[in-house]
RNA sequence: GCUUCUGUAGCUUAGUGGAUAGAGCAACGGACUUCUAAUCCGUAGGUCGAAGGUUCGAAUCCUUCCAGGAGCA
Numbered sequence: 001g002c003u004u005c006u007g008u009a010g011c012u013u014a015g016u017g018g019a020u021a022g023a024g025c026a027a028c029g030g031a032c033u034u035c036u037a038a039u040c041c042g043u044a045g046g047u048c049g050a051a052g053g054u055u056c057g058a059a060u061c062c063u064u065c066c067a068g069g070a071g072c073a
Base pairs, nucleotide, nucleotide: 001072002071003070004069005068006067007066010025011024012023013022018056027043028042029041030040031039049065050064051063052062053061
């Protein structure tokens, strides 16, 4: 340099055009406990990598760019 894949919460991720973007772990509060852990209940946390385009409607489709992985040279 070329090809290809990935980018969603602190971490791991679901969601392949439709209503408020969900879950597990972690965090915080509470219950229980002599205390801690475990268990149970609840709360908060997301400009969906960036910009533009298509569409009535975009995390999702298209273009460019950014970051990372893999392959080839």
The prediction has a mean pLDDT of 81. Transfer RNA from a Promethearchaeota archaeon, 73 nucleotides, folded computationally. It matches the Rfam family "tRNA". The family's RNA type in Rfam is transfer RNA. NCBI's taxonomy places the organism under Archaea, Promethearchaeati, Promethearchaeota.